This is a predicted complex of two RNAs, RNase P RNA and transfer RNA, with 471 nucleotides together.
RNA sequence: CCAGACGGUCGGACGGCCGCCGGCGGCUUUGCCGCGGGAGGAAAGUCCGGGCUCCAUGGAGACAAGGCGCCGGGUAACGCCCGGCCGGGACGCUUUCGGGCGGCCUGAGGGAUAGCGCCACAGAGAACAAACCGCCUCUAUUUGAGGUAAGGGUGAAAAGGUGCGGUAAGAGCGCACCGCCGGCCCAGCAAUGGGACGGGCACGGCAAGCCCCGCCUGGAGCAAAACCGAAUAGGGAUGACGAGCCUUUCGGGGCAGGCGUGUCUUCGCGCUGAGUCGUCCGGGUUGGUUGCUUGAGCCGCGGAGCAAUCCGCGGCCUAGAGGAAUGGUCGUCGCCCCGGUCUUCUUGCAAAAGAGGGAAGGGGUACAGAACCCGGCUUACAGACCGUCUGGCGCU
RNA sequence: GGGCGCAUAGCUCAGGGGUAGAGCGCUACCUUGACAUGGUAGAGGUCCGUGGUUCGAAACCACGUGCGCCCACCA
Numbered sequence: 001c002c003a004g005a006c007g008g009u010c011g012g013a014c015g016g017c018c019g020c021c022g023g024c025g026g027c028u029u030u031g032c033c034g035c036g037g038g039a040g041g042a043a044a045g046u047c048c049g050g051g052c053u054c055c056a057u058g059g060a061g062a063c064a065a066g067g068c069g070c071c072g073g074g075u076a077a078c079g080c081c082c083g084g085c086c087g088g089g090a091c092g093c094u095u096u097c098g099g100g101c102g103g104c105c106u107g108a109g110g111g112a113u114a115g116c117g118c119c120a121c122a123g124a125g126a127a128c129a130a131a132c133c134g135c136c137u138c139u140a141u142u143u144g145a146g147g148u149a150a151g152g153g154u155g156a157a158a159a160g161g162u163g164c165g166g167u168a169a170g171a172g173c174g175c176a177c178c179g180c181c182g183g184c185c186c187a188g189c190a191a192u193g194g195g196a197c198g199g200g201c202a203c204g205g206c207a208a209g210c211c212c213c214g215c216c217u218g219g220a221g222c223a224a225a226a227c228c229g230a231a232u233a234g235g236g237a238u239g240a241c242g243a244g245c246c247u248u249u250c251g252g253g254g255c256a257g258g259c260g261u262g263u264c265u266u267c268g269c270g271c272u273g274a275g276u277c278g279u280c281c282g283g284g285u286u287g288g289u290u291g292c293u294u295g296a297g298c299c300g301c302g303g304a305g306c307a308a309u310c311c312g313c314g315g316c317c318u319a320g321a322g323g324a325a326u327g328g329u330c331g332u333c334g335c336c337c338c339g340g341u342c343u344u345c346u347u348g349c350a351a352a353a354g355a356g357g358g359a360a361g362g363g364g365u366a367c368a369g370a371a372c373c374c375g376g377c378u379u380a381c382a383g384a385c386c387g388u389c390u391g392g393c394g395c396u
Numbered sequence: 397g398g399g400c401g402c403a404u405a406g407c408u409c410a411g412g413g414g415u416a417g418a419g420c421g422c423u424a425c426c427u428u429g430a431c432a433u434g435g436u437a438g439a440g441g442u443c444c445g446u447g448g449u450u451c452g453a454a455a456c457c458a459c460g461u462g463c464g465c466c467c468a469c470c471a
Base pairs, nucleotide, nucleotide: 001392002391003390004389005388006387007386008385009384010383012333013332014331015330016329017328018327020038021037023035024034025033026032027031040367044378045377047376048375049374050373051372052221053220054219055218058267059266060265061264062263063262065217066216067215068214069213070084071083072082073081074080085109086107087106088105089104091102092101093100094099110212111211115210116209117206118205119204132152133151134148135147136146137145138144160178161177162176163175164174165173179201180199181198182197184195185194186193187192225290226289227288228287235281236280237279238278239277240276241275244255245254246253247252257272258271259270260269283470284469285468297316298315299314300313301312302311303310304309334365335364336363337362338361342357343356344355345354346353347352397467398466399465400464401463402462403461406420407419408418409417414451422438423437424436425435426434444460445459446458447457448456
């Protein structure tokens, strides 16, 4: 310098003219003037987690349904973030060729020894293993009987791997190394790692199949909800429950019953009793105010921490409108691409080739649009810049 | 703004881990003088797209795309 991966920041600037939507002030008050303000990193998808509001979100217990899942930390909370552990991948270094180490990328990463289920086709055999070919032994050559999981073949997967011994041939049958299992010791908060010992090995895969274990979750959503005002037929159909007991000074009170946002039990709360509630059809309105933007807020500095993040100090106020504004145009400039002519350097006698600069002019400048508000994730995005790592080329 | 659902042949729909199915429609042939009916055979699919889990995905999971449905207040 080039290419790639990952992460982060930005995502046009200034001025003129014409407009759009709120706020404040003034006036000759219903329109004019002045001042000041007016989209994003995703405002998006609505996928998670909260704030806020209503519904008895009430206490305890059980069940159902849904979700999450290595360990530790952060946070209001999370399925998010940070750090670590373990597994996988390509690369580099090293090696006693078994392996070891390093940085980068990546993983929805509890349990398969609680149980059930599935593993098509192929294959002899697919989970309490299995004899198709092959090998070996017996018989007597075919045939047959037995042994054998080392070799072949099938498959995504064939019941520890490599080597030596051993054997009729073989086999953890024996041994060494690697792997596996078990308890012990050591290090670590833990996930986990290391060590020696014991066991020849028993234990295939799938839980984004049912399930088990641990943890979490009430439901609805600003069209929530509250207040004011207007209008109409408190009309029709249908379903559920229901006037029980005691007491009384006749006003009432108590118990039982019914209803109340997953179901049930119990305690409790509210409402209810001659009508109440639910569903459907029908009728009326489409007004105003609040909720509404000062908030887990933003910026700067200092400190703690590997980091996420937290703490302290100082400063700032930054859209709140109704189907809903935040725009258009011109000029100058910025950035990227193309660019006849022009020009510089290198090689070369030349022709020419290669590399670079670059004027006029032309084109492009993305994705997108707040609707109660925050924290995340995911998805879309022309282009520019920065950082880390890897590879290649050149120079020292 | 908020809450839900669906996508499989030309159309309407089954299938819920093991090479994709039905009815109607379409094509060819037979039957008829010709048509309808009937019979036989056949074609037609990236299972909306992209990733992931798995040996294997139309199905299971995640994200996206397209289409459709519902909602306020009063008596």
Notes:
It holds a member of the Rfam family "Bacterial RNase P class A". Rfam's curators write: Ribonuclease P (RNase P) is a ubiquitous endoribonuclease, found in archaea, bacteria and eukarya as well as chloroplasts and mitochondria. By type it is a ribozyme. Model confidence (mean pLDDT): 78 of 100.